[in-house]
Context: one part of a larger RNA
Molecule: small-subunit ribosomal RNA, 3' major domain
Organism: Xestospongia muta
């Protein structure tokens, strides 16, 4: 100076109370531990590993295992020797890889010696390594924490480590901002400046819109046409404690109140200060040093999907604020040519066949769904739950046997709300309904968006848990 105290003061945050749903019991989906194995490839391990790295393990992908081959080698670049157009069929072995071996033939220039490109065989440098070390490192990330902090020049104190400023009285999300003050200033942080969103206003009017006016239809902006509207996307405005009133120190600031589409940071994202954890990552990529160099590469096949257990994230349940059944309405955001697929038509279905349409404000994916109208059930392991399992089919894809997904039919399990503990969440949030996207041939209850319905509480800061500020003790750095 720090650091730490079951030391004092102060402050703050879904920290706790207040509330509302929920894990922890049930099957299930997935990740991990273990323990299995010929492998179950590796890597994260309190908070910050465990639906994580993986936005998609049948083959590949794959690193891991067995078998089977090949050694200048899948792949880069360069020499030497020697041969051959490159490429294409064919035939044998074989699960391919691969290994013999046959045929076709002869690329481009050329001074006809030769040289180029290509490609094959010997040979040399070298090439590979998802081997090791994240405790040698770039680079990127997670935590603390979007908490309000962390320095620096001068000056001044102090023999110096250092102090001051950064403390002090108020205030603030916020070292935000006044005052005061051996300080004065400056930096990186805060705020703002950027994006989305809610007002209004212009200018634009197609593929979007239809209020008036004219046709037309069984209907439908369907058609002349219009720019009002909504909407789209560009540009402006709009909110600054600006305005009244108290309070306060004549300050900053704070309560309260007009107006306003919005008030006091209006909401939401991007946006992460010195620094901490020898935090992760050498398997994204780069990289030093070490190893390895019949190692490494290629196929096949199998394995990463294997199960007495325990544990973490989910998902479906346990029902009447429901479950079935028929009828009805009303999003946003996206994505489509190797693609997204209408109508019609077959089929109970999955999903066949069709072929209009579209490079999309045009066509499509697309049914939103909970809701709302009527009907059935009548508390019951049930018209409540769907695990399991047979049987029978469908799509992808060379191939679903290890091992996909989905469809009928049957089967119909635990589970009547969950001990100790324990996690979110302060509003358009929480519940809760349903859509769509990456990545994909196929494959989601994960993830990443998206809108619909929509709440209950906040007395308060004594306690728990983190974090900042003064101040105090130490035999600790």
């Nucleotide at each position: 100076u720090g650091a730490c105290g079951g030391g004092g003061c102060c402050c703050c945050g879904c920290a706790c109370a207040a509330g509302c749903g929920g894990u922890g019991g049930a099957g299930c989906a997935u990740g991990u531990c273990g323990g299995u194995c010929a492998a179950u490839u590796c890597g994260a391990u309190g908070c910050u590993a465990c639906g994580c790295g993986a936005a998609g393990a049948a083959c590949c992908u794959u690193a891991c295992c067995a078998g089977g081959g090949a050694u200048u080698g899948a792949c880069a670049u360069c020499g030497u020797u020697c041969g051959g157009c490159u490429c294409g069929c064919c035939c044998u072995c074989g699960a391919a890889a691969g290994a013999g071996g046959g045929u076709u033939u002869u690329c481009c220039c050329u001074u006809c010696g030769g040289g180029g490109a290509c490609u094959g065989a010997a040979u040399g440098a070298c090439a590979g390594g998802u081997a090791c070390u994240g405790c040698a490192u770039g680079g990127c990330u997670g935590u603390c924490g979007u908490c309000a902090g962390c320095u620096c020049g001068u000056g001044u104190c102090g023999u110096g480590a250092g102090a001051u400023g950064u403390u002090g009285g108020g205030u603030u999300a916020a070292g935000u901002c006044c005052c005061g003050c051996a300080a004065c200033g400056a930096g990186c942080g805060c705020a703002a400046c950027c994006c989305u969103u809610g007002c209004u206003c212009u200018u634009a009017g197609u593929u979007g819109c239809c209020a008036g006016c004219g046709g037309a239809u069984a209907a439908u902006g369907c058609c002349g046409g219009g720019g009002a509207c909504u909407c789209u996307a560009g540009g402006a405005g709009g909110a600054c404690u600006g305005c009244c009133a108290g309070u306060g120190a004549c300050a900053a600031a704070c309560u309260g109140g007009a107006g306003g589409a919005a008030g006091g940071u209006g909401a939401g994202g991007a946006u992460g200060a010195c620094g901490u954890c020898a935090a992760g990552u050498c398997c994204g990529c780069a990289u030093g040093g070490u190893c390895u160099a019949u190692a490494u590469u290629c196929c096949u096949g199998g394995g990463c999907u294997g199960c007495a257990c325990a544990c973490g994230u989910g998902c479906u349940a346990c029902a009447a604020u429901g479950g079935c059944c028929g009828g009805u309405a009303c999003a946003g955001a996206g994505g489509g040519u190797c693609g997204c697929c209408a109508a019609g038509c077959c089929g109970u279905g999955a999903g066949g066949u069709g072929g209009a349409g579209c490079c999309a404000a045009u066509c499509c994916c697309a049914a939103a769904a909970a809701g709302c109208c009527g009907g059935c059930c009548c508390c019951a392991g049930u018209u409540c739950g769907g695990a399991u399992u047979g049987c029978a089919g469908u799509c992808u894809g060379c191939a679903a046997c290890u091992c996909g997904a989905c469809u009928g039919c049957a089967u119909g399990a635990a589970g009547u709300u969950g001990g100790a503990a324990u996690c979110g969440c302060u509003a358009g949030u929480a519940a809760u309904c349903g859509c769509g996207g990456a990545a994909c041939a196929g494959c989601a209850u994960g993830c990443c968006g998206c809108g619909g319905u929509g709440a209950a509480u906040a007395c308060g800061u004594u306690c728990c848990c983190g974090g900042g500020g003064c101040u105090u003790g130490u035999a600790c750095a």